[in-house]
Molecule: c-di-GMP-I riboswitch aptamer
Organism: Bacillota bacterium
């Protein structure tokens, strides 16, 4: 520098849940609060998985139910990409 992650240093983030508050929802965003986490930092490029209000295409067809595209989310789901602190074996 890389490659690795200690019974090290020095911090860091923050599940669930409550409360606020945005959103038709899925979920965001604040406070509080810790389940965790060596990238749980940042990016929707692959796969995944979740919502569906309006409006679309199709089917049952009375009400209204389904199904698809398409829109939207999830980075704490797995790859991938870009960057970071330390320094034992």
């Nucleotide at each position: 520098c890389a490659g690795c992650g200690a019974g090290a240093a020095a911090g860091g983030c923050a599940a669930a849940c409550a409360c606020g508050u945005c959103g038709a929802a899925a979920g965001g965003c604040g406070u509080g609060g810790a389940c965790g986490c060596a990238a749980a930092a940042c990016c929707a490029c692959g796969g995944g998985c979740c919502u569906g209000a309006a409006g679309c295409u199709c089917c049952c067809c009375u009400c209204g139910g389904g199904a698809g595209a398409c829109a939207g989310g999830c980075a704490g789901c797995c790859g991938g990409g870009u960057u970071g602190c330390c320094g034992a074996a």